[in-house]
């Protein structure tokens, strides 16, 4: 230094839930709070999921159905950097 395993140690991140903001919605963002992860660190110009606010309009008695992302999710795969131990 490059691989591959693996949580023994030091430790790290935070799911639902609650309450406050922000957003049309998905969803973020701070406190509490832990389900769980060996990259539960970044990255959204690589798939693939979510929400339709705008826009679009079938059909129609009301009045909107379907469509679409400029929103977004990394804790969905992927890309990428990185502590320890052992081979």
């Nucleotide at each position: 230094a490059u691989u591959g395993c693996u949580a023994a140690a030091g430790g790290g991140c935070a799911a639902a839930c609650c309450a406050g903001c922000c957003g049309a919605a998905a969803g973020g963002c701070g406190g509490g709070g832990a389900c769980g992860c060996a990259a539960a660190g970044c990255c959204a110009a690589g798939g693939g999921c979510c929400u339709a606010a705008u826009g679009u309009g079938a059909a129609u008695u009301u009045u909107u159905a379907u469509c679409u992302a400029u929103g977004g999710c990394a804790g969905c795969c992927g890309g990428u950097u990185g502590c320890a131990g052992c081979a």
Notes:
A computed fold for an 87-nucleotide RNA from a Peptococcaceae bacterium, annotated as c-di-GMP-I riboswitch aptamer.